[in-house]
């Protein structure tokens, strides 16, 4: 340089052939329990779906571009 391959919530992640209000565990807030804690149960709050274009009635999900990260070729 090239080719694969990843990027969604603070961390790990899922998201099926494009269609429902973008989800799960964990963390975090608040409350319940309790002498406090911890665990346990209950609510919340938090997301330019890596940035930008395009297709389309609709895009996380398709096509093109850049960026970052990882294998791999020379």
């Nucleotide at each position: 340089g090239c080719g694969c391959u990843a990027g969604u919530a603070g961390c790990u992640c899922a998201g099926c052939u494009g269609g429902a209000u973008a989800g799960a565990g964990u963390g975090c807030u608040u409350g319940a329990c309790u002498a406090c804690g911890a665990a346990u149960c209950a609510a919340g709050a938090g997301g330019u779906c890596a940035g930008g274009g395009g297709u389309u009635c609709g895009a996380g999900u398709c096509c093109c571009u850049u960026c970052u990260g990882g294998c791999g070729c020379g």